[in-house]
RNA sequence: CGCUUAUAGAGAAAGAUGGAGGGAUUAGACCCUGCGAAAUCUUAGCAACCUGUGCCAACAAGGUGCUGCAUUCUACUCAAACACUUCAAACACGUUUGGGAAAGAUAAGCG
Numbered sequence: 001c002g003c004u005u006a007u008a009g010a011g012a013a014a015g016a017u018g019g020a021g022g023g024a025u026u027a028g029a030c031c032c033u034g035c036g037a038a039a040u041c042u043u044a045g046c047a048a049c050c051u052g053u054g055c056c057a058a059c060a061a062g063g064u065g066c067u068g069c070a071u072u073c074u075a076c077u078c079a080a081a082c083a084c085u086u087c088a089a090a091c092a093c094g095u096u097u098g099g100g101a102a103a104g105a106u107a108a109g110c111g
Base pairs, nucleotide, nucleotide: 001111002110003109004108005107006106007105013043014042015041016040017039021032022031023030026075027074028073029072044067045066046065049063050062051060052059053058071103076100077099078098079097080096081095082094
């Protein structure tokens, strides 16, 4: 780096350095940020995927991971409702709601 599977509800931060960005990527929106962003270090913590003990329930915390809101929303697709149009309707487009997909994240396995 690629493939497969699983999960995303909840949880958990202080200090030092740093000095303007950050919320994965593209676009738009929204949000955080000199009352100090990213990043690095120290200490602390959360969780329980792998792991260990155990018949199970459960417990522990060695390997990862994580510790702002929040995988922030929209984009692709399906359904419903509404609106628009029309003599009347229907399709498309538009708005809202719901589902799914895609993408990204983490873990485990394989290459």